[in-house]
RNA sequence: CUCAUCCAGAGGAGCUGAGGGAUACGGCCCGAUGACGCUCCGGCAACCACCAUUGAUGGCAGGUGCCAAUUCCGUCCGAACGUGCGCUCUCGCCGUCCGGAGAGAUGAG
Numbered sequence: 001c002u003c004a005u006c007c008a009g010a011g012g013a014g015c016u017g018a019g020g021g022a023u024a025c026g027g028c029c030c031g032a033u034g035a036c037g038c039u040c041c042g043g044c045a046a047c048c049a050c051c052a053u054u055g056a057u058g059g060c061a062g063g064u065g066c067c068a069a070u071u072c073c074g075u076c077c078g079a080a081c082g083u084g085c086g087c088u089c090u091c092g093c094c095g096u097c098c099g100g101a102g103a104g105a106u107g108a109g
Base pairs, nucleotide, nucleotide: 001109002108003107004106005105006104011041012040013039014038015037019030020029021028024075025074026073027072042067043066044065047063048062050059051058052057071103076100077099078098080096081095082094084093085092086091
């Protein structure tokens, strides 16, 4: 750089000791009843490998990956909706929801 996937799933122990949830901001959470991180064990999943099959697909668990919250949510663009706000409005804002983009993560190349 390219392609695929990202609303499912899966926790105990030991060490450590104050922040952590990628980055900035906002929100919302987790955290001295010990989070985050590290180690061990356990587990989840099935991208690659391997096996069966014409294939669809199935099996297995060797290489990765993962085991709070959708990738925790939003930020940019668009659609719909609203006893909402802007005196009115086809316009703008706000809110809800949906789709996409961007960013990120993982795998394969």
Molecule: SAM riboswitch aptamer (S box leader)
Organism: soil metagenome